[in-house]
Context: one part of a larger RNA
RNA sequence: UUGGGUUUAAAGGGUACGUAGGCGGAUAGAUAAGUCAGUGGUGAAAGCCCGAAGCUCAACUUCGGAACUGCCAUUGAUACUGUUUAUCUUGAAUUUGGUUGAAGUGGGCGGAAUAUGACAUGUAGCGGUGAAAUGCAUAGAUAUGUCAUGGAACACCAAUAGUGAAGACAGCUCACUAAACUGAUACUGACGCUGAGGCACGAAAGCAUGGGGAGCGAGCAGGAUUAGAUACCCUGGUGGUCCACGCCGUAAACUAUGAUUACUCGAUAUUGGCGAUACUGUCAGUGUCUAAGCGAAAGUGAUAAGUAAUCCACCUGGGGAGUACGGUCGCAAGAUUGAAACUC
Numbered sequence: 001u002u003g004g005g006u007u008u009a010a011a012g013g014g015u016a017c018g019u020a021g022g023c024g025g026a027u028a029g030a031u032a033a034g035u036c037a038g039u040g041g042u043g044a045a046a047g048c049c050c051g052a053a054g055c056u057c058a059a060c061u062u063c064g065g066a067a068c069u070g071c072c073a074u075u076g077a078u079a080c081u082g083u084u085u086a087u088c089u090u091g092a093a094u095u096u097g098g099u100u101g102a103a104g105u106g107g108g109c110g111g112a113a114u115a116u117g118a119c120a121u122g123u124a125g126c127g128g129u130g131a132a133a134u135g136c137a138u139a140g141a142u143a144u145g146u147c148a149u150g151g152a153a154c155a156c157c158a159a160u161a162g163u164g165a166a167g168a169c170a171g172c173u174c175a176c177u178a179a180a181c182u183g184a185u186a187c188u189g190a191c192g193c194u195g196a197g198g199c200a201c202g203a204a205a206g207c208a209u210g211g212g213g214a215g216c217g218a219g220c221a222g223g224a225u226u227a228g229a230u231a232c233c234c235u236g237g238u239g240g241u242c243c244a245c246g247c248c249g250u251a252a253a254c255u256a257u258g259a260u261u262a263c264u265c266g267a268u269a270u271u272g273g274c275g276a277u278a279c280u281g282u283c284a285g286u287g288u289c290u291a292a293g294c295g296a297a298a299g300u301g302a303u304a305a306g307u308a309a310u311c312c313a314c315c316u317g318g319g320g321a322g323u324a325c326g327g328u329c330g331c332a333a334g335a336u337u338g339a340a341a342c343u344c
Base pairs, nucleotide, nucleotide: 004315005314006313007298008297012312014201015200017198021194022193023192025088026087027086028085029084030083031082033081034080035077036076037075038074039073040072041071042070049065050064051063052062053061054060091191092188094186095184096183097182098181099180100179103177104176105175106174107173108172109171110154115149116148117147118146119145120144121143125136126135162169163168206247207246209244210243211242215241216240220236221235222234223233258311259310260309261308262307263306266289267288268287269286270285271284272283273282274281293300294299317344318343319342326337327336328335329334
């Protein structure tokens, strides 16, 4: 609850696509459904309200009026909304030239480093820490060199940079796929915006089957520290991390700021076009500072949290509780929807 809000106080859905619905550009005509005006009918009585009257007053009663904000019919009005006809180009999409990027999917290749194995040189320590110890090492370690194997990640470039709807994306290269921006004129002619349900995507961890396993490393074991040490530190090291196919569907999924459109003082840096190239400029992004305004303040400030409009989502004291129960989904873990008693 006819109200006010959602960066940080409760509150923006993780993100997109899109169904219904809601909303929707300019001009002219038609219509008259919404809308507005007139008239007629109906809107029982009582009651309410107003004015009188009757009981000594009042309550009460009686009479008259008004009202009954509605519905139906009919006659008109035509600005707006709707419907319809015709037209338009500014919104939107298409065409064409160019550009851009770690955008995606699949393949191939590369070097550095770690590890392991083999061989060679070589001898007593190595490693680790605040200090140590566990550990490794005369069965020859550590170190140095050569060769081989294997997995994962891609130093410098690198940015306050770029791309993507979000999650996210980085060695090089090939193939395929998608997108954005910009110049030009041509073409369609409102084809648009949002979007309950729905559908798709969605980090990490986790699950399932089969591979893979270098490094790192939950759990675990040991050594330390300590009063204790189920930790921080050290030595090991399983699941995992990687790949394929499938599930899960959540995050401080954050800009804690929904999407779209229009308008509103400046400064500066930067990315991609176009145009100039003497000074300027223009379109689309990405940052910083700032005027007005807004804001409880911090701050925000053309990438708004300003001024407005449309649509969606959400909030309504703290705890109980994102719990219980039920439903739906999931192999499970659990997810989603989501109370109440009680208490302050």